Notes
The RNA shown here (transfer RNA) has 73 nucleotides and comes from a Patescibacteria group bacterium. The RNAcentral record of the sequence draws on ENA. The coordinates come from a structure-prediction model, not an experiment, and the mean pLDDT is 82. Rfam family: tRNA. Rfam's curators write: Transfer RNA (tRNA) molecules are approximately 80 nucleotides in length. The family's RNA type in Rfam is transfer RNA.

RNA sequence: GCGUGCGUAGCUCAAUUGGCAGAGCACAGAGCUUAUACCUCUGCGGUUCCAGGUUCAAGUCCUGGCGCACGCA
Numbered sequence: 001g002c003g004u005g006c007g008u009a010g011c012u013c014a015a016u017u018g019g020c021a022g023a024g025c026a027c028a029g030a031g032c033u034u035a036u037a038c039c040u041c042u043g044c045g046g047u048u049c050c051a052g053g054u055u056c057a058a059g060u061c062c063u064g065g066c067g068c069a070c071g072c073a
Stems, first nucleotide, its partner, number of pairs: 001072007010025004019056001027043005049065005
């Protein structure tokens, strides 16, 4: 340099055919305990990598860019 795949919460990942962005862990609070931990309940947490395009509607489709991984050279 060329090709393929990926980029979503602090972390690991879902999101069916384009139709309300979710789970687990973590974190905070309460309960429990002499206390901590475990456990239970509740809560917090998002510019879906960036910029455009298509569409009534885009995490999803299209174009360009950036980053990462793999392959080829």